[in-house]
RNA sequence: UCCGGCGUAGCUCAGUGGUAGAGCGGUUGGCUGUUAACCAAUAGGUCACUGGUUCGAGCCCAGUCGCCGGAGCCA
Numbered sequence: 001u002c003c004g005g006c007g008u009a010g011c012u013c014a015g016u017g018g019u020a021g022a023g024c025g026g027u028u029g030g031c032u033g034u035u036a037a038c039c040a041a042u043a044g045g046u047c048a049c050u051g052g053u054u055c056g057a058g059c060c061c062a063g064u065c066g067c068c069g070g071a072g073c074c075a
Stems, first nucleotide, its partner, number of pairs: 001071007010024004018055001026042005048064005
């Protein structure tokens, strides 16, 4: 320098154009002599950033940044 993949809740990830979700974790309550486990409820998101397409974008397009992998170059 080129090519590809990834970026969504605290963590691991799903969502493939029409209300942003799950598991774990957090909080509150129940249960228990207590803790754990179990049960119920609940909070938490500028969907990496900027712009574009569209009636409508996490999703499609372009660019930027970061991480991972591959290739090239190193006279």
Notes
Predicted 3D model of a 75-nucleotide RNA (transfer RNA) from a Verrucomicrobiia bacterium. Its Rfam family is "tRNA". Gene Ontology term of the family: triplet codon-amino acid adaptor activity. Taxonomically the source falls in Verrucomicrobiia (Bacteria, Pseudomonadati, Verrucomicrobiota). The RNAcentral record of the sequence draws on ENA and MGnify.